This is a predicted structure of a 98-nucleotide RNA (Guanidine-I riboswitch aptamer). It was read from a public genome assembly, where an Rfam model found it. Its mean pLDDT, the model's own confidence on a scale to 100, is 79. The model forms 100% of the base pairs in the Rfam consensus.
[in-house]
RNA sequence: CCAAAUGUCCCCUAGGGUUCCGCUGCUUCUGCAGGCCAGGUCCGAGAGGGGGCUCAUGGCAUGCUGCCAUGUCACGGAGGGAAAAAAGCCCGGGAGAG
Numbered sequence: 001c002c003a004a005a006u007g008u009c010c011c012c013u014a015g016g017g018u019u020c021c022g023c024u025g026c027u028u029c030u031g032c033a034g035g036c037c038a039g040g041u042c043c044g045a046g047a048g049g050g051g052g053c054u055c056a057u058g059g060c061a062u063g064c065u066g067c068c069a070u071g072u073c074a075c076g077g078a079g080g081g082a083a084a085a086a087a088g089c090c091c092g093g094g095a096g097a098g
Stems, first nucleotide, its partner, number of pairs: 002098001007053006015043002020040002022037001023034004055071007073093001075096001079091003
């Protein structure tokens, strides 16, 4: 260096746990324990999906801003972070590999 800005935001999913709800068990009936409970809330992808805006290129209209079309890559730890906790979350398109 490979690379359109490796743009940004939102929704969702794979995935994730256990604050809350539910569920299960126990109970002195007030709570306690359990996520080796499928679930609702919740967290949630750079390398998963969709959308908005933006950007690039081309075209059209015009009168300065609009409209239309097209738009590609991506192997990856360990460790650490998080006032529920964990994770494809964050460090991080990092280290490293090619």